Annotation: This is a predicted structure of a 353-nucleotide part of an RNA (small-subunit ribosomal RNA, central domain) from a metagenome. It matches the Rfam family "Bacterial small subunit ribosomal RNA". The full RNA is in RNAcentral, with records from SILVA.
Context: one part of a larger RNA
RNA sequence: UUGGGCCUAAAGCAUCCGUAGCCGGACUAGCAAGUCCUCUGUGAAAUCGUCCAGCCUAACUGGUCGGCGUGCAGAUGAUACUACUAGUCUAGAGACCGGGAGGGGGCAGAGGUAUUCCUGGAGUAGUGGUUAAAUGCUAUAAUCCCAGGAGGACCAACGGUGGCGAAGGCGUCUGCCUGGAACGGGUCUGACGGUGAAGGAUGAAAGCUGGGGGAGCGAAACGGAUUAGAUACCCGUGUAGUCCCAGCCGUAAACGCUGCCCACUAGGUGUUGCAUAUCUUAAUGGGUAUGCAGUGCCGAAGCGAAGGCAUUAAGUGGGCCGCCUGGGGAGUACGGUCGCAAGGCUGAAACUU
Repeated sequence: UUGGGCCUAAAGCAUCCGUAGCCGGACUAGCAAGUCCUCUGUGAAAUCGUCCAGCCUAACUGGUCGGCGUGCAGAUGAUACUACUAGUCUAGAGACCGGGAGGGGGCAGAGGUAUUCCUGGAGUAGUGGUUAAAUGCUAUAAUCCCAGGAGGACCAACGGUGGCGAAGGCGUCUGCCUGGAACGGGUCUGACGGUGAAGGAUGAAAGCUGGGGGAGCGAAACGGAUUAGAUACCCGUGUAGUCCCAGCCGUAAACGCUGCCCACUAGGUGUUGCAUAUCUUAAUGGGUAUGCAGUGCCGAAGCGAAGGCAUUAAGUGGGCCGCCUGGGGAGUACGGUCGCAAGGCUGAAACUU
């Protein structure tokens, strides 16, 4: 390589956009490049088969005819499929219109409870913490109670295998700007599509640079305990950080450990959004059924080593990409490249088993 695989054994890129490439709906006509038939030429020798001959025979050698040489070139045809050209279509895709759903994103403003601190009042001896304690705080009046103020962070209940987003992620209220999806209409375009090597964009937390901010929490650090020890678990403090702005980093058990798109293949039962029909109601309310879209559970066939999956497939097929090939060495070394750094990406071998 062929082949076999990728939920859990090695293996789906963190996610999306997208260039090349690969793949691609229905109809008509043309062409005949791919494809197919026939023919011609060519397709070394040896090897192989047949028959003959030469060494006494065989092996071996020479010769005849055949085959092989799976190919290439040329010619005449065929036209289903693929390609190409021209034209047409609407079932894919997109646009438009309509009323709705949503913690989707950005900016600004407003609010809420609690913690902490400050001030004032009231009040007096402990408080805090733990399995138990101690360190700590407190007579410069703490803890506890009341009132006022400051400041930062956060957004309880509602809250829901509920919603939105490509993923990361998103939750007080209001306004402005803005992205996407579903449903319904079937008005428009007319295959404009799918995937996607490169490439680009986005990307939790931590970390980094500069500037702000700092209530609570809290790596490091210090102290108190525990203990044989205790560089821990528990307790008291507490710096970076956590927050904001600008810029880097580019990684995660970035997980559904399951790439994206399309088609097909029993059902049952919740729930969210939209639509239609119908019943009911005082109602802008509620119920039922159906369709589409999403999101869960159970389950037939089928699949699977099993666990399990099962119209949200891990079933049955098609298209495209990524990745795997025993364990360790090792996600290391070297080189390249990116980064301020930390480090990221790419990524071996010897040796060992």